This is a predicted structure of a 73-nucleotide RNA (transfer RNA) from a Candidatus Microgenomatia bacterium.
The organism belongs to Candidatus Microgenomatia (nom. nud.), within Bacteria.
Rfam family: tRNA. Rfam's curators write: Transfer RNA (tRNA) molecules are approximately 80 nucleotides in length. Rfam classes the family as a transfer RNA.
Its mean pLDDT, the model's own confidence on a scale to 100, is 81.
[in-house]
C1' cells in the first nucleotide's frame, strides 16, 4: 500500500428501485397487582455513516471520503 464485507431506532437485525422506512427487546403512559414482576394495549424514538451522481422515483443502482471487522503483502 491492495483487497473483500459491513454501516438502517438505546441495543440486535430485516428490508435488493415506488405506497407513510419496519420487527423483537429495551424506554414512557395506562390496565391488572396490596406491591413487584408477568401480561394486555397504546406512544414515543431514525438527516437509513457523509458528500455527489443515474432515474419519474434511490435505504436500494454508480462514485468518492469516513469508521468497523477480516484477509493479502
Nucleotide at each position: 500500500g491492495g483487497a473483500a464485507c459491513c454501516g438502517u431506532a438505546a441495543c440486535u437485525c430485516a428490508g435488493u428501485g415506488g405506497u407513510c422506512a419496519g420487527a423483537g427487546u429495551g424506554c414512557c403512559a395506562u390496565g391488572u397487582u396490596c406491591a413487584c414482576a408477568u401480561c394486555a394495549u397504546g406512544g414515543a424514538a431514525g438527516u437509513c455513516g457523509c458528500a455527489g451522481g443515474u432515474u419519474c422515483g434511490a435505504a436500494u443502482c454508480c462514485u468518492g471520503c469516513c469508521g468497523g471487522u477480516u484477509c493479502c503483502a